[in-house]
Context: one part of a larger RNA
Molecule: large-subunit ribosomal RNA, domain VI
Organism: Candidatus Zixiibacteriota bacterium
RNA sequence: CGGAGGAGAUUUGCGCGGAGCUGUCCUUAGUACGAGAGGACCGGGAUGGACGGACCGCCAGUGAACCGGUUGUCGCGCCAGCGGCACCGCCGGGUAGCUGUGUCCGGUCGGGAUAAGCGCUGAAUGCAUCUAAGUGCUAAACCCACCGCAAGAUGAGAUCUCCCAGCCGUAAGGCUCUCAAGGCCCCUGGUAGACUACCAGGUUGAUAGGCCGCAGGUGUACGAGCAGCAAUGCUUUCAGCCGAGCGGUACUAAUCGGCCGUGCGA
Numbered sequence: 001c002g003g004a005g006g007a008g009a010u011u012u013g014c015g016c017g018g019a020g021c022u023g024u025c026c027u028u029a030g031u032a033c034g035a036g037a038g039g040a041c042c043g044g045g046a047u048g049g050a051c052g053g054a055c056c057g058c059c060a061g062u063g064a065a066c067c068g069g070u071u072g073u074c075g076c077g078c079c080a081g082c083g084g085c086a087c088c089g090c091c092g093g094g095u096a097g098c099u100g101u102g103u104c105c106g107g108u109c110g111g112g113a114u115a116a117g118c119g120c121u122g123a124a125u126g127c128a129u130c131u132a133a134g135u136g137c138u139a140a141a142c143c144c145a146c147c148g149c150a151a152g153a154u155g156a157g158a159u160c161u162c163c164c165a166g167c168c169g170u171a172a173g174g175c176u177c178u179c180a181a182g183g184c185c186c187c188u189g190g191u192a193g194a195c196u197a198c199c200a201g202g203u204u205g206a207u208a209g210g211c212c213g214c215a216g217g218u219g220u221a222c223g224a225g226c227a228g229c230a231a232u233g234c235u236u237u238c239a240g241c242c243g244a245g246c247g248g249u250a251c252u253a254a255u256c257g258g259c260c261g262u263g264c265g266a
Stems, first nucleotide, its partner, number of pairs: 001152001005163007015149004021049007033038001051106005059100004066093005071086006110144003117137004164265001165176004177263001182260004186202005207253003210249005216242003223236005
């Protein structure tokens, strides 16, 4: 921009893409078969491999804005207590998130039409013949079925709901009045994300921050008391500190506003 008024929802599916794999074991059954050795079809069940999708409750990794230990040195006047730098100084852990080595799931079943093949009926050709007319069965391939996209499918589809004037004029249009439904800008953000888009919100508000509580992590803070010459230990103290998680609470910030979009539709 188009889809012959505008708008908000919900959709159909032309078409396109993805997937499509397979082993072993048990049973049927030591049956059929076979002199024996050996040893099934068909059917039923179980469990794997590789591949793929989703997810983070479990296991595991990461987790440089979380906690702790510790070395050297510098600083905060000194002690104590802290901070900077040294690969995150080194080391031990670790929430959310993101991950796989973790967990769950998938290929199936079924239908249609077929290939080779196997038939039925059956002439040409009084027999025969699966084929010439007609008709049945049968593959991991094909179509559907499963998953995703999808009406720019210009062949532009469908359904529901919402919105828009009076007068004159056959109409085009004119006068007066009007700016709808809805959308965007802007702002707070994340289940989204390169930008954009999408989604949740914008005071009739829990969108983010703060604060409070909880979960969770670290592992028992500072100070003080006690014991010890001291290093240190014990008590106060499952303490103190604490990113992203879950909830609550308007304290802070989403203020105030602006723009687009018209009038029943050739």